Predicted 3D model of a 529-nucleotide part of an RNA (small-subunit ribosomal RNA, 5' domain) from uncultured Rhodanobacter sp. Its mean pLDDT, the model's own confidence on a scale to 100, is 83. The RNAcentral record of the full RNA draws on ENA and SILVA.
Context: one part of a larger RNA
RNA sequence: GAUUGAACGCUGGCGGCGUGCCUAACACAUGCAAGUCGAACGGCAGUUGAUAGAGCUUGCUCUCUUGAUAGCGAGUGGCGGACGGGUGAGUAAUGCAUCGGGACCUACCCAGACGUGGAGGAUAACCUCGGGAAACCAGGACUAAUACCGCAUACGUCCUAUCGGAGAAGGGGGGGGACCUUUUGGCCUCUCGCGGUUGGACGGAUCGAUGUGCGAUUAGCUAGGUGGCGGGGUAAUGGCCCACCAAGGCAACGAUCCGUAGCUGGUCUGAGAGGAUGAUCAGCCACACUGGGACUGAGACACGGCCCAGACUCCUACGGGAGGCAGCCCUGGGGAAUAUUGGACAAUGGGGGCAACCCUGAUCCAGCAAUGCCGCGUGUGUGAAGAAGGCCUUCGGGUUGUAAAGCACUUUUAUCGGGAACGAAACAUUGUCGGCUAAUACCCGGCAAGACUGACGGUACCCGAGGAAUAAGCACCGGCUAACUCCGUGCCAGCAGCCGCGGUAAUACGGAGGGUGCUAGCGUUAAUC
Numbered sequence: 001g002a003u004u005g006a007a008c009g010c011u012g013g014c015g016g017c018g019u020g021c022c023u024a025a026c027a028c029a030u031g032c033a034a035g036u037c038g039a040a041c042g043g044c045a046g047u048u049g050a051u052a053g054a055g056c057u058u059g060c061u062c063u064c065u066u067g068a069u070a071g072c073g074a075g076u077g078g079c080g081g082a083c084g085g086g087u088g089a090g091u092a093a094u095g096c097a098u099c100g101g102g103a104c105c106u107a108c109c110c111a112g113a114c115g116u117g118g119a120g121g122a123u124a125a126c127c128u129c130g131g132g133a134a135a136c137c138a139g140g141a142c143u144a145a146u147a148c149c150g151c152a153u154a155c156g157u158c159c160u161a162u163c164g165g166a167g168a169a170g171g172g173g174g175g176g177g178a179c180c181u182u183u184u185g186g187c188c189u190c191u192c193g194c195g196g197u198u199g200g201a202c203g204g205a206u207c208g209a210u211g212u213g214c215g216a217u218u219a220g221c222u223a224g225g226u227g228g229c230g231g232g233g234u235a236a237u238g239g240c241c242c243a244c245c246a247a248g249g250c251a252a253c254g255a256u257c258c259g260u261a262g263c264u265g266g267u268c269u270g271a272g273a274g275g276a277u278g279a280u281c282a283g284c285c286a287c288a289c290u291g292g293g294a295c296u297g298a299g300a301c302a303c304g305g306c307c308c309a310g311a312c313u314c315c316u317a318c319g320g321g322a323g324g325c326a327g328c329c330c331u332g333g334g335g336a337a338u339a340u341u342g343g344a345c346a347a348u349g350g351g352g353g354c355a356a357c358c359c360u361g362a363u364c365c366a367g368c369a370a371u372g373c374c375g376c377g378u379g380u381g382u383g384a385a386g387a388a389g390g391c392c393u394u395c396g397g398g399u400u401g402u403a404a405a406g407c408a409c410u411u412u413u414a415u416c417g418g419g420a421a422c423g424a425a426a427c428a429u430u431g432u433c434g435g436c437u438a439a440u441a442c443c444c445g446g447c448a449a450g451a452c453u454g455a456c457g458g459u460a461c462c463c464g465a466g467g468a469a470u471a472a473g474c475a476c477c478g479g480c481u482a483a484c485u486c487c488g489u490g491c492c493a494g495c496a497g498c499c500g501c502g503g504u505a506a507u508a509c510g511g512a513g514g515g516u517g518c519u520a521g522c523g524u525u526a527a528u529c
Stems, first nucleotide, its partner, number of pairs: 001529004006525005013376006019369002021334001026332002031328002035079003040076002043072002047070001048068001049066002052063005086287003095212007104204002109200004114195003117151001120148001127140002130137002157166003171192006179186002215257001220250003226246003230242003262284004266277004289310005312323004340366001342365003348362001349360004379409004389400004415465005423456001429449007473518005478499003484513005494501002
C1' cells in the first nucleotide's frame, strides 16, 4: 500500500447492488418447512344439490330419505417423502482434483417390436363388543380395488447349456352410427395406464494412476494381515465373507503412530514466481441428539421414516408413553460480534394430478444493519466597510477571510400532491385447419380471436408545488510524514508504531486558534500478502 463475513470509538443525509452466528455439531417454547391423486377403490363424517314432510316470518329454518350433481374428512391403493434446504462434527484417504478402465444398476422420460387371456380368496374403512389415564391395542361379523395370490401363454429374457427347466400383466376415463342387450353395458374408437423385453438418455456404483498439510523428540508395522484354489454374497469385480493351502505384504521415495484439517472451481495479495485462504455463488464428500441396525424401495442403511441402547427434556391415573431446528423465523446461553416468530406462490424451478388446481420458509420479494462496493447531495453566482467576534502581535498590524452578512439565482435529495409501468406468457374458452376414426362425437396438434392472472406496489419512473429550505464529520500537525503558534502543566499528569517527548520558555502531554489529510465516513484493534 492492498484486502476483510470483521469488531470497537466518534460521527451519520439519500439511493442502487451485494453481504450478514467466523464462538457452543450448546439447549430449544410456539408456528410453518411434503404432499398430492375421486380419471385406482369401497364409501360418505362435514359442505352442496335433489326428493318428501313439518314450521311459519311465503321463501328460508328444521327434520327425514337419497352417494346423488358438485365435492370430500378418515381409510385401502399409487406416485413423491433418497430431490430441494442446512451444517462442516468426523475424514490425511472408503475424501477431493485430473486422467483413464471394465465386472454393473438406473423409477419417471424417449425410440422399437410384442402382450394385456381366464379364475380366486382375503383385508382396512364402516358396524359391534371390550381393555387403557393416555399413546394406542385386542376380539367378532361385512365389503372393494390399478391391493394380494394362483392358472394359461413366453418373441425376446434368465438357468443349464445336448435335451430340458423357470418366470408376466390391471384396469380407468371421453365419445358413439349400425348390431346384440339384463339398459348397465357388450361392440367400435380415442386416450391415460399395466407386463416382459431391446436400445438410448439421465443419474449412480466400482477399480487404477498421479497429485493433494505437520511431526523421526513416532522406525519398524501387519494375522483375514499378503497371495492361491473352491464356494457364499452383491446390481457388479474383489479376503467383501468362509473352508483349505502357501509364506507372504507395507516401509527411510517415511510404513505405523501422534496432533491438525472437509476438498475443489475460486478468493486475497504480488510485476511475476510465489505466499495466504476455502464466507457468499457453483461441483463433490460427510453428517442429521450420541452409538448401532436393518426394513421398504429403481434409488436410503433415510434431517422433518422404523427398531434397539444411552444422555437430556416433557406428560402420567406411576401401570406406561412422547420428543429431536446443523430447514425458515424466534428464545435462552456462549461471545468483541452477526438480522424479521414478515408477504406471496405473480415469476423461475420442484412434487402430485388428464387437467383445473393443490403443496412448496426452494425461490421471488419486503424488513433490520454505513457491514462492503458504487453513485448523488449537504447549494450556485456575486459580495472588502477586508464588518463584528476569536487567536496571535514587535501594538504598527497580521490571520480566520469572499469566509459570513447582504444581493441575485437554482431545487438534485428530503417533504407533499398527481399520473404510472416492464417483469405475463400460458393453462382454460371460442373459432378455424389438419390428424385419428364408421363418425362433421371425443381426443391430439397448428393458427387466430378477445378475455383472465402481480407478492413486490401505487414501487421504479414521469409531472407539479413551495422553500436554502432537510443534511459534516473524523484523525493528525517532533522526524519517518502533508501540516505551527499561544496558554496550562513542570520526569507530575500524561503521550508513544519506531526513534523517543515531559525535571519552568514543551511545534511531541492537556486546551485553544490556525493548518494538513480523507470524507458519510474517519480512526483504532485483529488478520493475510